[in-house]
RNA sequence: ACAUCCCGUGCGGGAGAGUCACGGCGCUCGGUCUCGGGACCGGGGAGCCGUGCGCCGAAGGGGCAAUUCCUCCCCGGAACCUCUCAGGCACCCGGACCGCAGGGGCUGG
Numbered sequence: 001a002c003a004u005c006c007c008g009u010g011c012g013g014g015a016g017a018g019u020c021a022c023g024g025c026g027c028u029c030g031g032u033c034u035c036g037g038g039a040c041c042g043g044g045g046a047g048c049c050g051u052g053c054g055c056c057g058a059a060g061g062g063g064c065a066a067u068u069c070c071u072c073c074c075c076g077g078a079a080c081c082u083c084u085c086a087g088g089c090a091c092c093c094g095g096a097c098c099g100c101a102g103g104g105g106c107u108g109g
Stems, first nucleotide, its partner, number of pairs: 002108002005105003009101005018053001020052006027044007054089003060085001061083003067079004
């Protein structure tokens, strides 16, 4: 100091699916009772927790049964394929993957 590949860092982009239903806590508005305090009833939609059903898949994970790819076949493997364990379904966060920048490592020159 160059190149392939691998790893992680910073920035940018980045889809899908109920801000569903019920209950509790708590906030706020109105009314009644009440000496202050407080109690009860009704309404409201953000927040937190729990339960149930529905749904999504591109963190991670399982599987090659189908599809596709790695090669024409078998075996085998992999996948933005499939299963939804996990995760997610207003916003935020996350997010496979892509682009740019620079850092580290094996190998080669």
The RNA shown here (Glycine riboswitch aptamer) has 109 nucleotides and comes from Nocardioides flavus (ex Wang et al. 2016). Of the family's consensus pairs, 81% are formed in the model. It was read from a public genome assembly, where an Rfam model found it. Lineage of the source: Bacteria > Actinomycetota > Propionibacteriales > Nocardioidaceae > Nocardioides.